[in-house]
RNA sequence: ACCGCAAAAGGCGAACCCGACCGAAAGGCGGGGGCGCAAAGCCACGGGCCUAAAGCCUUAACAGGCCAUGGCAGCCGGGUUGCCGGAU
Numbered sequence: 001a002c003c004g005c006a007a008a009a010g011g012c013g014a015a016c017c018c019g020a021c022c023g024a025a026a027g028g029c030g031g032g033g034g035c036g037c038a039a040a041g042c043c044a045c046g047g048g049c050c051u052a053a054a055g056c057c058u059u060a061a062c063a064g065g066c067c068a069u070g071g072c073a074g075c076c077g078g079g080u081u082g083c084c085g086g087a088u
Base pairs, nucleotide, nucleotide: 001088002086003085004084011037012036016032017031018030019029021028022027035074041080042079043078045077046076047075048072049071050070055066056065057064058063
């Protein structure tokens, strides 16, 4: 460098539940939990998805629509760093 069949030490932690935490929301954070994961470490760069506060548009109003500057790295690519090992 390549690979993750086998082994060991461990690591992370889905759904769900709780918070007298943050947030408009999506979502995040903390505790429990454990479906899974060899990058389920990190980075929103490309695509995708979620949300729509502010703004804009429609409306007499209620309300509706558009939009990321907000998110998701456990959706797929890409970048970057890295543990243990060996069918090479």
c-di-GMP-I-GGC riboswitch aptamer from Neomoorella sulfitireducens, 88 nucleotides, folded computationally. Taxonomically the source falls in Neomoorella (Bacteria, Bacillati, Bacillota, Clostridia). The sequence was found by an Rfam model in a public genome assembly. The model forms 95% of the base pairs in the Rfam consensus.